Predicted 3D model of a 74-nucleotide RNA (transfer RNA) from Parcubacteria group bacterium GW2011_GWA2_40_23.
The prediction has a mean pLDDT of 80.
It matches the Rfam family "tRNA".
Taxonomically the source falls in Bacteria candidate phyla (Bacteria).
[in-house]
């Protein structure tokens, strides 16, 4: 310089031929069980889906441009 590939909750990850409210596990806050731990169970906080534009009635999904991370050529 020039192609790939990833980027969604504190951490890990699903979510696809575009469709209504973005989920799953751990984690974390309350309760309830237990004398207390610990573990069970219920119920909640918690995302502007890297940024930024664009197609479209509708975008985490499609285009385009950028960041950062990896890789692979020159």
């Nucleotide at each position: 310089c020039g192609g790939g590939u990833c980027a969604u909750a504190g951490c890990g990850c699903a979510g696809u031929u575009g469709g209504c409210u973005a989920g799953c596990g751990c984690g974390c806050a309350u309760g309830c069980a237990u004398g207390g731990g610990g573990u069970g169970c219920a119920u909640g906080a918690g995302g502007u889906c890297g940024u930024g534009a664009g197609u479209u009635c509708g975008a985490g999904u499609c285009u385009c441009a950028u960041u950062g991370g990896c890789c692979c050529g020159a």